The RNA shown here (Glycine riboswitch aptamer) has 95 nucleotides and comes from Streptococcus sp. The organism belongs to Streptococcus, within Bacteria. Of the family's consensus pairs, 89% are formed in the model. The prediction has a mean pLDDT of 79. RNAcentral holds the sequence, with entries from Ribocentre.

RNA sequence: GGACGGAACUCUGGAGAGACCAGAAAUGGCACCGAAGGGGCAAGGUAGAGGAUGCAUCUACUCAAACUCUCAGGUAAAAGGACAGAGCGAAAGAU
Numbered sequence: 001g002g003a004c005g006g007a008a009c010u011c012u013g014g015a016g017a018g019a020c021c022a023g024a025a026a027u028g029g030c031a032c033c034g035a036a037g038g039g040g041c042a043a044g045g046u047a048g049a050g051g052a053u054g055c056a057u058c059u060a061c062u063c064a065a066a067c068u069c070u071c072a073g074g075u076a077a078a079a080g081g082a083c084a085g086a087g088c089g090a091a092a093g094a095u
Stems, first nucleotide, its partner, number of pairs: 002095001004093001009087005018030001020029003031075003037071001038069003044062006
């Protein structure tokens, strides 16, 4: 110096479920959805108990998701939206 690396940003696509009921409104009620965010879980791993040792067993901790819960959020349009494609491209790292 350059290829890689990829945060943030821009564009595009992007599901589900009552335009429910009461009320002047504030708000309340019932039903429903999972794809912002958040919680839970397997195998495995670590430690301990027991045991002569190992395995098996038991206990605790740790541990992913589009699974699960529905706290939050949402249930016409708009907005939002996990995720995906393209553009641009900071830093660590790495050659």